[in-house]
Molecule: c-di-GMP-I riboswitch aptamer
Organism: Candidatus Omnitrophota bacterium
RNA sequence: UCAAGACAAAGGUAAACCAUUCGAGAGAAUGGGGCACAAAGCCAUCGGGUCCCAAAACGGACAGCACGUCUGAACCAGGAUCGCCAGGCCGCCUAA
Numbered sequence: 001u002c003a004a005g006a007c008a009a010a011g012g013u014a015a016a017c018c019a020u021u022c023g024a025g026a027g028a029a030u031g032g033g034g035c036a037c038a039a040a041g042c043c044a045u046c047g048g049g050u051c052c053c054a055a056a057a058c059g060g061a062c063a064g065c066a067c068g069u070c071u072g073a074a075c076c077a078g079g080a081u082c083g084c085c086a087g088g089c090c091g092c093c094u095a096a
Base pairs, nucleotide, nucleotide: 004094005093012037013036017032018031019030020029021028022027035083041089042088043087045086047085048084049081050080051079052078058072059071060070061069062068
C1' cells in the first nucleotide's frame, strides 16, 4: 500500500415516532428519540429500482357563444430517495 473485519479500542452516524419549519407532493431541515449501520461518509451518474407529479395539456360531468366550475387516469419533462442496488471518490483502528 492492497485485501479483510473481532465478545478489540477510541470514536461516529441516527430508523420509526414526536414537535416546529419549508414543499403541490414524495420528501427535506432543526431539536428530541434510538431501529440499526464497518462506510448508514460524500456524489442523483445518458446505470438501474422505488416514490411524487401541483400547474399546463388531455378526458368526463355541469353549464354553454366563449369563459368558467367540479373531477379522472396515465405518461413525458421535472422532483425525491445514497439507511434500495450498482458504480465513483474520500476515510478510523487493527486480532486472525